[in-house]
A computed fold for a 167-nucleotide RNA from Clostridium gasigenes, annotated as Lysine riboswitch aptamer. The RNAcentral record of the sequence draws on Rfam. The coordinates come from a structure-prediction model, not an experiment, and the mean pLDDT is 81. Its Rfam family is "Lysine riboswitch aptamer". Rfam describes the family as follows. Riboswitches are metabolite binding domains within certain messenger RNAs that serve as precision sensors for their corresponding targets. Allosteric rearrangement of mRNA structure is mediated by ligand binding, and this results in modulation of gene expression. This family includes riboswitches that sense lysine in a number of genes involved in lysine metabolism, including lysC. Its family is annotated with lysine biosynthetic process in the Gene Ontology.
RNA sequence: UACCAAGGUAGAGGUGCCAUAUUUAAAGAGUACUUAUUAAGAGCUAGCAAGCUAAGACUAAUAAGGAAAGGUAAAAUGGCCGAAGAAAUAAGUGUUGCAAAAACUUGUUUUUGGGUGUACAUAUAAUAUGUGUAUGACUGUCACGUAAGUGAAGCGCUAGCGAGGUU
Numbered sequence: 001u002a003c004c005a006a007g008g009u010a011g012a013g014g015u016g017c018c019a020u021a022u023u024u025a026a027a028g029a030g031u032a033c034u035u036a037u038u039a040a041g042a043g044c045u046a047g048c049a050a051g052c053u054a055a056g057a058c059u060a061a062u063a064a065g066g067a068a069a070g071g072u073a074a075a076a077u078g079g080c081c082g083a084a085g086a087a088a089u090a091a092g093u094g095u096u097g098c099a100a101a102a103a104c105u106u107g108u109u110u111u112u113g114g115g116u117g118u119a120c121a122u123a124u125a126a127u128a129u130g131u132g133u134a135u136g137a138c139u140g141u142c143a144c145g146u147a148a149g150u151g152a153a154g155c156g157c158u159a160g161c162g163a164g165g166u167u
Base pairs, nucleotide, nucleotide: 002166003165004164007161009159010158011157014081016080017079018078019077020076022075023074024073025072033065034064035063036062037061038060039059043052044051047098048097049096084112085111086110087109088108089107090106091105092104093103113139114138116136117135118134119133120132121131122130123129141152142151143150144149
């Protein structure tokens, strides 16, 4: 000098990812629920307890009144490029009381480059939307190839620094 290289730093993929006790809007829904009348006549409540009920529970019809949450879109703000998602598992939170479920948070392991169309499944009020599987074209990276193309995966790729090692 050149090469290899642990470990840091800065970046790229674009309909890029995620969050919010924020603002607005659609939908939720004339639903839940409340009151009154009528009918009917014994239980209702997911489990236990508690509670309500012949002064009429539950149910149904009519009339009047009448929400909200989760989820979605746009804006704004913030954090970012395994951003983030999913499955399994462990711990915790979770309720009128006990306990369970859903849901949420954190950790571990496995897995998915990205968005998107279609089909199926699932959650949901929903044909919105989310998630999963399969598949189509598109797209970014690297490798191979004269090329058309083929293959691979983010613990990747590009740029630069570089302990240490080889020469």